RNA sequence: AGGAAGAUAGUUUAAUGGUAAAAUACAAGACUCCGAAUCCUGUGUUGUAGGUUCGAUUCCUACUCUUCCUG
Repeated sequence: AGGAAGAUAGUUUAAUGGUAAAAUACAAGACUCCGAAUCCUGUGUUGUAGGUUCGAUUCCUACUCUUCCUG
């Protein structure tokens, strides 16, 4: 310099145009002599800016960041 992939909760990952989800973490409660484990409840999320669409995590463009390939 050219090309490819990716960015979703504190963390790891789902959701191929129609109410953003699970596990884990965190907080409260139950249980226990106290804790751990377990059970129950709750909290919290689409990289930025535009475009298409009745409707965008999803499709298009640019930018930022990360990883990989070629030289």
Molecule: transfer RNA
Organism: candidate division SR1 bacterium RAAC1_SR1_1